Model confidence (mean pLDDT): 80 of 100. A computed fold for a 91-nucleotide RNA, annotated as Glycine riboswitch aptamer. It matches the Rfam family "Glycine riboswitch aptamer". Rfam links the family to the GO term glycine biosynthetic process.
[in-house]
């Protein structure tokens, strides 16, 4: 020289009641019923270790759970695309 890890800045980004009660200057707070999955966690399949052997451990996702979030705008947003910066190993 190449490489690009995490984080940062700009662009794009779904889903699902502007639900009922009852408060409140106010989606403000508190109850209640129906949902959504794409922030965060949580499970596991191949496959691995292990162990005489039942077992037990590691183990991806946009798949599942819905704890947490969310269900008008805004905000958030997995993830993609530019910017700029740039760690550590092949070579």
């Nucleotide at each position: 020289g190449a490489g690009g890890a995490a984080a940062c800045u700009c662009u794009g980004g779904a889903g699902a009641a502007u639900c009922c009660c009852a408060u409140u200057g106010a989606a403000u707070u508190g109850g209640g019923u129906g949902c959504c999955g794409a922030a965060g966690g949580g499970g596991c399949a191949a496959g691995g270790c292990u162990a005489a052997a039942c077992g037990g451990c590691c183990g991806a996702a946009a798949c599942u759970c819905u704890c947490a979030g969310g269900c008008a705008a805004a905000a958030g947003g997995a993830c993609a695309g530019a910017g700029a910066u740039g760690a550590u190993a092949a070579c």